[in-house]
Context: one part of a larger RNA
RNA sequence: GGAUGAACGCUAGCGGGAGGCCUAAUACAUGCAAGUCGAGCGAUAGAGUACUUCGGUACUUGAGAGCGGCGCACGGGUGAGUAACGCGUACACGACCUACCUUUAAGACAGGGAUAGCCCUGGGAAACUGGGAUUAAUACCUGAUGUGAUAUGUAUCAUAGCGGAUAGAUAUUAAAGUUGAGGCGCUUAGAGAUGGGUGUGCGUCUGAUUAGUUAGUUGGUGAGGUAACGGCUCACCAAGGCGACGAUCAGUAGGGGGCGUGAGAGCGUGAUCCCCCACACGGGUACUGAGACACGGACCCGACUCCUACGGGAGGCAGCAGUAAGGAAUAUUGGUCAAUGGAGGGAACUCUGAACCAGCCAUCCCGCGUGCAGGAUGAAGGUCCUAUGGAUUGUAAACUGCUUUUAGUAGAGAAGAAAAGCUGAUAUUUAUAUUGGUCUGACGGUAUCUACAGAAUAAGCACCGGCUAACUCCGUGCCAGCAGCCGCGGUAAUACGGAGGGUGCGAGCGUUAUCC
Numbered sequence: 001g002g003a004u005g006a007a008c009g010c011u012a013g014c015g016g017g018a019g020g021c022c023u024a025a026u027a028c029a030u031g032c033a034a035g036u037c038g039a040g041c042g043a044u045a046g047a048g049u050a051c052u053u054c055g056g057u058a059c060u061u062g063a064g065a066g067c068g069g070c071g072c073a074c075g076g077g078u079g080a081g082u083a084a085c086g087c088g089u090a091c092a093c094g095a096c097c098u099a100c101c102u103u104u105a106a107g108a109c110a111g112g113g114a115u116a117g118c119c120c121u122g123g124g125a126a127a128c129u130g131g132g133a134u135u136a137a138u139a140c141c142u143g144a145u146g147u148g149a150u151a152u153g154u155a156u157c158a159u160a161g162c163g164g165a166u167a168g169a170u171a172u173u174a175a176a177g178u179u180g181a182g183g184c185g186c187u188u189a190g191a192g193a194u195g196g197g198u199g200u201g202c203g204u205c206u207g208a209u210u211a212g213u214u215a216g217u218u219g220g221u222g223a224g225g226u227a228a229c230g231g232c233u234c235a236c237c238a239a240g241g242c243g244a245c246g247a248u249c250a251g252u253a254g255g256g257g258g259c260g261u262g263a264g265a266g267c268g269u270g271a272u273c274c275c276c277c278a279c280a281c282g283g284g285u286a287c288u289g290a291g292a293c294a295c296g297g298a299c300c301c302g303a304c305u306c307c308u309a310c311g312g313g314a315g316g317c318a319g320c321a322g323u324a325a326g327g328a329a330u331a332u333u334g335g336u337c338a339a340u341g342g343a344g345g346g347a348a349c350u351c352u353g354a355a356c357c358a359g360c361c362a363u364c365c366c367g368c369g370u371g372c373a374g375g376a377u378g379a380a381g382g383u384c385c386u387a388u389g390g391a392u393u394g395u396a397a398a399c400u401g402c403u404u405u406u407a408g409u410a411g412a413g414a415a416g417a418a419a420a421g422c423u424g425a426u427a428u429u430u431a432u433a434u435u436g437g438u439c440u441g442a443c444g445g446u447a448u449c450u451a452c453a454g455a456a457u458a459a460g461c462a463c464c465g466g467c468u469a470a471c472u473c474c475g476u477g478c479c480a481g482c483a484g485c486c487g488c489g490g491u492a493a494u495a496c497g498g499a500g501g502g503u504g505c506g507a508g509c510g511u512u513a514u515c516c
Base pairs, nucleotide, nucleotide: 001516002515003514004513006512007511008510009509010508013368014367015366016365017364018363019361020360021326026324027323028322030321031320032319035070036069037068040067041066046061047060048059049058050057051056077279078278079277086204087203088202089201090200091199092198093197096196097195101192102191103190104189105188106187107186109143110142111141112140119132120131121130122129123128148173149172150171151170152169154167155166156165157164177184178183205251206250207249212242213241214240217239218238219237220236221235222234223233224232254276255275256274257273258269259268260267261266281302282301283300284299285298304315305314306313307312332358334357335356336355340354341352342351343350344349371402372401373400374399381393382392383391384390385389408452409451410450411449412448416443421438422437423436424435425434426433427432460505461504462503463502464501465486466485467484471500472499473498474497475496481488482487
């Protein structure tokens, strides 16, 4: 000199853009953060209309539950752990999986038994739960079919080699409907796309005042297990494996793109944004599923908190706000789904603290303003001096003229919106395609523009001995104090305190901390 997720002191007009618990991965009141589908299913409170034997029935609409499907593995948070194939980079998988999506081929036949809900009836303070009767499905089960697929043999071909390809044999294995219809779905298999899984080389902090370490340990055979290779697990066999090119142990730490600085080499760092990893009160376990060993799922152990009728139950903000605590220190219990994106749905649409916005904070960066021109009697006041006077503050003020950014008041007022839907036209097969109209804005009466009056609404902070731009007077008298270093202060202090003057930066200026 530059930099910061900064803090503190004094001060403070506005706008734009960004950022905002670095500490206790401490504990959490309250609300919200993941639902959706009636075009899968049985049913149905309420409302309306019609009929009625006044008991109800039919149709339309429609709430809360239930079964079923898809989603909840995304999105959002945090950095505790991890020195590791975790990350980065370059390769490999003839050892693998992939819901939804695209595409190709083939198919969807015949039956069955339950169960939730509803109804009846128990237990319990509650959480919840038992029994009976009855009912549906794109829920579940059985059989048929088998383009195919899987498993086990066989043959041929490819390959340095390997679990690759083709043919044929035996065995096993599918399906679901809904709608008036288009449409939306269902089953099997192949290919694609996307996303994952696994392996290997190299790189990746400090300590030798850590030198030896390792028994599933290293390898083999066989078996089990997995989507898949593998001591991944097990039985048996061998005795290996790693290490001064630093094993093991200990400490510290999420990694990278980047960011800061620097001429570079390097050094430091890993906030915001993006990619990867790990975690979800501490620890463990699996279930479901295409995908989890699952933040707002389950079970067990533990700590803590809460409710209780003492028998027993409930909970997990490192989601968004917010509270307490800790701390030098870090914001609103806000608005909207209008846009972008996500989930479900054929769609309308619903949900979305993702997101987009607004609020708070000079925390940072950028921009603007606090007037401009003239004006000497060089006014008054202050300060200083060589003191009837002069110098300086100083064109500064007063005064005259001008302007109105900004603030204020009044008025006008966006872009972000195009789709879907509805509706018309054309091509056409109703679908579909092209095209016109209509409809939809949280921000927000915001940005922006216009008018009005009036200098009106707006300057501080640090420093002035040298380094280092800027000097005098008074007070003090090694006292009080200053100080980044050198050093000032003991009676003429440009170094302490005040004043006048000056210098620097300016809505900021200084100090502290940290890095180059």
About this RNA
The prediction has a mean pLDDT of 86. The part of an RNA shown here (small-subunit ribosomal RNA, 5' domain) has 516 nucleotides and comes from an uncultured bacterium.